Transfer RNA from Parietochloris pseudoalveolaris, 74 nucleotides, folded computationally. Rfam family: tRNA. The family's RNA type in Rfam is transfer RNA. Model confidence (mean pLDDT): 84 of 100. The sequence is in RNAcentral, with records from ENA. Lineage of the source: Eukaryota > Viridiplantae > core chlorophytes > Trebouxiaceae > Parietochloris.
[in-house]
RNA sequence: UGCGGGGUAGAGCAGUCUGGUAGCUCGCAGGGCUCAUAAUCCUGAGGUCACAGGUUCGAAUCCUGUCUCCGCUA
Numbered sequence: 001u002g003c004g005g006g007g008u009a010g011a012g013c014a015g016u017c018u019g020g021u022a023g024c025u026c027g028c029a030g031g032g033c034u035c036a037u038a039a040u041c042c043u044g045a046g047g048u049c050a051c052a053g054g055u056u057c058g059a060a061u062c063c064u065g066u067c068u069c070c071g072c073u074a
Stems, first nucleotide, its partner, number of pairs: 002072006010026004020057001028044005050066005
């Protein structure tokens, strides 16, 4: 310099191809069970979907630009 991939809850990720309620596991909080703890079961909280703009009735998803991380290349 160019190319490719990633950025979504506290952590790790799915969802993007084919636009239509934002999810999973762990963690956290409360409750059940237990003499008690662990395990287990139930419930709940927690999200500007990296940022900005565009298209659309509707965008995490499509288009454009930007930032940032990883790899390859020079």